Predicted 3D model of a 73-nucleotide RNA (transfer RNA) from Hydrogenobaculum acidophilum. The RNAcentral record of the sequence draws on ENA, GtRNAdb and Rfam. Rfam family: tRNA. Rfam classes the family as a transfer RNA. Its family is annotated with triplet codon-amino acid adaptor activity in the Gene Ontology.
RNA sequence: GGGGUCGUAGCUCAGUUGGGAGAGCGCCGAUAUGGCAUGUCGGAGGUCACGGGUUCAAGUCCCGUCGACUCCA
Numbered sequence: 001g002g003g004g005u006c007g008u009a010g011c012u013c014a015g016u017u018g019g020g021a022g023a024g025c026g027c028c029g030a031u032a033u034g035g036c037a038u039g040u041c042g043g044a045g046g047u048c049a050c051g052g053g054u055u056c057a058a059g060u061c062c063c064g065u066c067g068a069c070u071c072c073a
Stems, first nucleotide, its partner, number of pairs: 001072007010025004019056001027043005049065005
């Protein structure tokens, strides 16, 4: 220098064919217990890496940029 895969909550990740942004763990509160752990119920937490384009509508499609991993030279 070139190719491929990937970037979504604090962490690990899902999100199918473009239309509801989610799960587990963690965090906060309530409850059960004499107390802790466990359990149950509820809640907070998001620039979907960044910028632009297409579209009535983009996490998803297209282009560019940045970053991680990997292959080739």